[in-house]
RNA sequence: GCCGUGGUGGCGGAAUAGGUAUACGCGUCGGUCUCAAAAACCGAUGGGAGCAAUCCUGUGUGGGUUCGAUUCCCACCCACGGCA
Numbered sequence: 001g002c003c004g005u006g007g008u009g010g011c012g013g014a015a016u017a018g019g020u021a022u023a024c025g026c027g028u029c030g031g032u033c034u035c036a037a038a039a040a041c042c043g044a045u046g047g048g049a050g051c052a053a054u055c056c057u058g059u060g061u062g063g064g065u066u067c068g069a070u071u072c073c074c075a076c077c078c079a080c081g082g083c084a
Stems, first nucleotide, its partner, number of pairs: 001083007010026003019067001027045006046057004060076005
């Protein structure tokens, strides 16, 4: 330098003929149980603003196509593998 695969919550990791982003697991927080704790079970959990209702924003970064993009297109960055 070229080719391929990948980059999604705090972590791992699903989601593709473009249509509510985050299923599932872990962690964390609250609760039940216990004398207490562990285990187990129940609930909540992307980020920001707000007293709240609610609103805004978000899939490596920046653009493009589209009514609509994690998904398609372009450039770039990073990781891993291969070729030279």

Annotation:
The RNA shown here (transfer RNA) has 84 nucleotides and comes from candidate division WWE3 bacterium RIFCSPLOWO2_12_FULL_36_10. NCBI's taxonomy places the organism under Bacteria, Bacteria candidate phyla, candidate division WWE3. It was read from a public genome assembly. Model confidence (mean pLDDT): 81 of 100. Rfam family: tRNA. The family's RNA type in Rfam is transfer RNA.